[in-house]
RNA sequence: AGACGGCCGGGCGAUCGCGGUCUCCGCAAGGGGGUCGAGGAAAGUCCGGGCUCCACGACGACAUGGCGGCGGGUAACGCCCGCCGGGGGUGACCCCAGGGAUAGCGCCACAGAAAGCAAACCGCCCUGCGUGCAGGGUAAGGGUGAAAGGGUGCGGUAAGAGCGCACCGCGCUUGCGGUAACGUAAGCGGCACGGCAAGCCCCGCCAGGAGCAAGACCAAAUAGGAACGGCGCGCCGUCUUCGGACGGCAGGGCAUUGCCGCCCCGGACCGUUCGGGUAGGUUGCGCGAGCCGUCCGGCAACGGGCGGCCAAGAGGAAUGAUCGCCACGGCCUUCGGGCCGGACAGAACCCGGCUUACAGGCCGUCU
Numbered sequence: 001a002g003a004c005g006g007c008c009g010g011g012c013g014a015u016c017g018c019g020g021u022c023u024c025c026g027c028a029a030g031g032g033g034g035u036c037g038a039g040g041a042a043a044g045u046c047c048g049g050g051c052u053c054c055a056c057g058a059c060g061a062c063a064u065g066g067c068g069g070c071g072g073g074u075a076a077c078g079c080c081c082g083c084c085g086g087g088g089g090u091g092a093c094c095c096c097a098g099g100g101a102u103a104g105c106g107c108c109a110c111a112g113a114a115a116g117c118a119a120a121c122c123g124c125c126c127u128g129c130g131u132g133c134a135g136g137g138u139a140a141g142g143g144u145g146a147a148a149g150g151g152u153g154c155g156g157u158a159a160g161a162g163c164g165c166a167c168c169g170c171g172c173u174u175g176c177g178g179u180a181a182c183g184u185a186a187g188c189g190g191c192a193c194g195g196c197a198a199g200c201c202c203c204g205c206c207a208g209g210a211g212c213a214a215g216a217c218c219a220a221a222u223a224g225g226a227a228c229g230g231c232g233c234g235c236c237g238u239c240u241u242c243g244g245a246c247g248g249c250a251g252g253g254c255a256u257u258g259c260c261g262c263c264c265c266g267g268a269c270c271g272u273u274c275g276g277g278u279a280g281g282u283u284g285c286g287c288g289a290g291c292c293g294u295c296c297g298g299c300a301a302c303g304g305g306c307g308g309c310c311a312a313g314a315g316g317a318a319u320g321a322u323c324g325c326c327a328c329g330g331c332c333u334u335c336g337g338g339c340c341g342g343a344c345a346g347a348a349c350c351c352g353g354c355u356u357a358c359a360g361g362c363c364g365u366c367u
Stems, first nucleotide, its partner, number of pairs: 001367008010326007018037008039344001043355002046353005051211004064207005069083005084098001085096004099202002104200002106196003121142002123138007150168006169191001170189008215283004225274006232265001233267001234249006251264004290309008328341005
């Protein structure tokens, strides 16, 4: 100078204040005391689960979305660990949407002669003649491009060309090592097979939907519903001080001289009961894939044993402020000290990850 991993995120005291809970005093309103009270990300809500309800033909298919080297960890994952392959760095180390391009379709801008069963612009070579043109050969050289149909060398040739050969690359086969991805060796093939799948697509794997405003319980007032019981509730006329008062008649059927009586039915009102929903209250809701220590297994992620601990829970709202001393950092100093500063942010059903924000500081390993 740098790489990687882990941790902290001021401490103590006093005063005032806030929320939960326990307890005491008080008829109550309220008051006293004890105890507990944010984070490493509580954040973004991007993945994976628990839990709850709904749906379902418990399976499967289709569609849609996601994931994608191999092995392991885990409740699960798109997370983590180890390894493989590729790329970068002198190095510690870092990065990779890292399946398939002989299943099919499609695309390859600009430039360039030519961009996919190749192609002749310049150049090179051969032939012809009218001597600067025509015909032919050539992918070695130039030029264009992200990419030009393997690379380097020797031979070969008119010039060239895997045309031939050696090595490298590529493909196939076999052996060996590895659980595997893969590595390695030998043989064969003269190259046929460019790239893009964060284009469609193909292959394999995963996914039913909604979410604590899930869901469960208790349950007013008012309105409406149902059952039972009571009341023939009304109509007409007169009077009126407009509140009513008085008089007459009074549903349908049976029966009867008539009264009493029995049955049926409509409406309004009153009472009781029941059930559903709303406000409101309770619960879900803090003992859990929990935290700490230690030992064992494992390279590790992680797993197991033993011991200890219980640690916010509400509503949208609490979890703070001031002062003093100390620590830390900066500036000044007459060296006695003085002045100033403190990040990102903040629970709301819970848990495992990822990502993002963060003043300042500490520790370890390595180059």